[in-house]
The RNA shown here (transfer RNA) has 82 nucleotides and comes from a Planctomycetota bacterium. Its Rfam family is "tRNA". About the family: Transfer RNA (tRNA) molecules are approximately 80 nucleotides in length. It is annotated as a transfer RNA.
RNA sequence: GGGCGCGUGGCGGAACCGGCAGACGCGCGGGACUUAGGAUCCCGUGGGGAAGCCCGUGGAGGUUCGAAUCCUCUCGCGCCCA
Numbered sequence: 001g002g003g004c005g006c007g008u009g010g011c012g013g014a015a016c017c018g019g020c021a022g023a024c025g026c027g028c029g030g031g032a033c034u035u036a037g038g039a040u041c042c043c044g045u046g047g048g049g050a051a052g053c054c055c056g057u058g059g060a061g062g063u064u065c066g067a068a069u070c071c072u073c074u075c076g077c078g079c080c081c082a
Base pairs, nucleotide, nucleotide: 001081002080003079004078005077006076007075010026011025012024019065027045028044029043030042031041032040046055047054048053058074059073060072061071062070
């Protein structure tokens, strides 16, 4: 230099062929239970805003009514080729 794959919460990891993003698990917070704790069970858990709402899938553009998903460029990591 060329080819292919991957990048989504605090972490791992889903999202069927473009149509409710964050399922599920872990972690964390609160509660129940307990003398206390562990285990178990219940509720909650991205950011901003007083609210209506707005933003959020590595970054920047594009296509589309609508993009994590398609296209272009780019960054990082991995594998292969030279």